[in-house]
């Protein structure tokens, strides 16, 4: 550096649902909660889905691809 995730350590994140807040909305943020996740860390670049006030507009990174970065173990 590349590939792999059966096993080890320290752990990390947090779906649905509930409560509060923001937003027209998709959705987001905080608290609770765990279905899952080895990138479920970050980026709207391509595809896709979704929203509205239909625009030189937004949302989704836990839909797929791509880019960047990264823990442990193994080959």
């Nucleotide at each position: 550096c590349u590939c792999c995730g059966a096993u080890c350590a320290g752990g990390g994140c947090a779906a649905a649902c509930c409560c509060g807040a923001a937003g027209c909305g998709a959705u987001u943020c905080g608290g609770g909660g765990a279905c899952g996740c080895a990138a479920a860390g970050c980026c709207a670049c391509g595809g896709g889905a979704c929203c509205c006030u239909c625009g030189a507009g937004g949302u989704c990174a836990g839909c797929c691809g791509g880019g960047c970065c990264g823990c442990c173990g193994g080959a």
Molecule: c-di-GMP-I riboswitch aptamer
Organism: Bacillota bacterium